[in-house]
Context: one part of a larger RNA
RNA sequence: CGCACGAAACUUGCGGAGCCUUCUCUUUAGUACGGGAGGAUUUAGAGGGACGUUCCUCUGGUUUACCAGUUGUCACGCUAGUGGCACGGCUGGAUAGCUAUGAACGGAAAGGAUAAACGCUGAAAGCAUAUAAGCGUGAAGCCCGCUCCAAGAUUAGGUUUCGUUGGACCUUUAUGGUCCGAAAGUCCCCUGGAAGACUACCAGGUUGAUAGGUCGGAUGUGUAAGCGUAGUUAAUACGUUCAGCUAACCGAUACUAACGGACGAACG
Numbered sequence: 001c002g003c004a005c006g007a008a009a010c011u012u013g014c015g016g017a018g019c020c021u022u023c024u025c026u027u028u029a030g031u032a033c034g035g036g037a038g039g040a041u042u043u044a045g046a047g048g049g050a051c052g053u054u055c056c057u058c059u060g061g062u063u064u065a066c067c068a069g070u071u072g073u074c075a076c077g078c079u080a081g082u083g084g085c086a087c088g089g090c091u092g093g094a095u096a097g098c099u100a101u102g103a104a105c106g107g108a109a110a111g112g113a114u115a116a117a118c119g120c121u122g123a124a125a126g127c128a129u130a131u132a133a134g135c136g137u138g139a140a141g142c143c144c145g146c147u148c149c150a151a152g153a154u155u156a157g158g159u160u161u162c163g164u165u166g167g168a169c170c171u172u173u174a175u176g177g178u179c180c181g182a183a184a185g186u187c188c189c190c191u192g193g194a195a196g197a198c199u200a201c202c203a204g205g206u207u208g209a210u211a212g213g214u215c216g217g218a219u220g221u222g223u224a225a226g227c228g229u230a231g232u233u234a235a236u237a238c239g240u241u242c243a244g245c246u247a248a249c250c251g252a253u254a255c256u257a258a259c260g261g262a263c264g265a266a267c268g
Base pairs, nucleotide, nucleotide: 001152005163006162007161008160009159010158011157015149016148017147018146021049022048023047024046025045026044033038051106052105053104054103055102059100060099061098062097066093067092068091069090070089071086072085073084074083075082076081111143112142117137118136119135120134166180167179168178169177170176171174185263186262187261188260189205190204191203192202193201210257211256212255213253214252215251216250217249220245221244226240227239228238229237230236
């Protein structure tokens, strides 16, 4: 830009893409077959490998500052308590998120037309013949079925819902012209996101829980500081104290920030 009014939502599926893998064991059965050695077709069931999709409950990993311990040194006048730097100084743990080696699931079944192959009926050719007419069975393959994309499928599809018939003036009196107001809805912008390179997508913008803060909880760490008691004026231990602190998690709460602006039909 198109899809002959402007929008929003839900859809159909022309067509396209993906997947469509493989092994072992049990049963049939030590049966058929075979002198024996050996050893099935088939049927039913079970368990794996690789690959793929999704996820983080579990098992683990990470978690650059969440908690604790600790070394050296410097600073806050000193003690105490903290902070800076040293690979996050080092060490032990660790939430959310992200992850595999972890968890769940998948390849199918069913159907249709067939290949090789096997048949039924059956003449030409009184017989015979699966074929000439006609009718069947039959494969990991074909068409479907399963998943995803998909109406620019210009053959541009379908359904539902929403949206003014206002005011002023002019004239050639018309579904006329000019100007103003103006819908549904959308966009810019802003607050953000388990969405993301950008864009897009999604949740919101005071008729508000979108983010931050605050409060409560969860989780993690592991019992803060101060004070008291014990201890040789000590290290340290015990009590207050399952304390203190706590990122991304779960809720609540307008305290802070979501200000402001534009486009957009009118009779097809």
Predicted 3D model of a 268-nucleotide part of an RNA (large-subunit ribosomal RNA, domain VI) from a metagenome. Its Rfam family is "Bacterial large subunit ribosomal RNA". Its family is annotated with ribosome and structural constituent of ribosome in the Gene Ontology.